RNA sequence: GCCGGUGUGGCGGAAUUGGCAGACGCAAGGGACUUAAAAUCCCUCGCUGGAGACAGCGUACCGGUUCGAGCCCGGUCACCGGCA
Numbered sequence: 001g002c003c004g005g006u007g008u009g010g011c012g013g014a015a016u017u018g019g020c021a022g023a024c025g026c027a028a029g030g031g032a033c034u035u036a037a038a039a040u041c042c043c044u045c046g047c048u049g050g051a052g053a054c055a056g057c058g059u060a061c062c063g064g065u066u067c068g069a070g071c072c073c074g075g076u077c078a079c080c081g082g083c084a
Base pairs, nucleotide, nucleotide: 001083002082003081004080005079006078007077010026011025012024019067028044029043030042031041032040046057047056048055049054060076061075062074063073064072
């Protein structure tokens, strides 16, 4: 230099037919139970604004297509593999 693969919460990892983004697990916070704890059970758990209801944004980054993009197209970056 060329070719291929991967990039999603704090971590692992789904959503591939373009149609609610974050299932499920781990970690974390609150509560119940207990004399107290462990275990178990319930709830919460991306960011910003808001007292809240809720609203907006968010899939490595920048654009594009589309009514609608994590998914399709172009470019860039990082990592992994192959060829030279």

This is a predicted structure of an 84-nucleotide RNA (transfer RNA) from a Clostridia bacterium.
Its mean pLDDT, the model's own confidence on a scale to 100, is 81.
The sequence was found in a public genome assembly.
Rfam family: tRNA. Rfam classes the family as a transfer RNA.
The organism belongs to Clostridia, within Bacteria.